[in-house]
RNAcentral holds the sequence, with entries from MGnify. A computed fold for an 82-nucleotide RNA from a marine sediment metagenome, annotated as c-di-GMP-I riboswitch aptamer. Of the family's consensus pairs, 100% are formed in the model. It matches the Rfam family "c-di-GMP-I riboswitch aptamer". Rfam links the family to the GO term cyclic-di-GMP binding. Its mean pLDDT, the model's own confidence on a scale to 100, is 90.
């Protein structure tokens, strides 16, 4: 970061005798979209809430669990003209 070159990825959504308590994940199909949509929860938002506390028994807290495609901060990286 240019109507350059090669190339990368993969949202909704649709499968699955696949993992999970969930929330989210995986393959595979699809392609919104992205120049770090590569990579890491270190700080903030968010989303779950099995365990664990609470409790009037209805339910309430709560991340060690996820989100990197919600920002930032770390770490690494391909091409490259004016």
């Nucleotide at each position: 970061g240019a109507c350059a070159a090669g190339g990368g990825c993969a949202a909704a959504c649709u499968a699955c005798u696949c993992c999970g308590a969930a929330a989210g994940g995986g393959u595979a199909g699809g392609g919104c979209g992205c120049a770090a949509a590569g990579u890491u929860u270190c700080c903030g938002g968010c989303c779950u809430a099995c365990a664990g506390c609470c409790u009037g028994c209805g339910g309430g807290c709560c991340a060690a669990g996820g989100u990197a495609g919600c920002g930032g901060g770390g770490c690494c990286g391909c091409c490259g003209a004016a």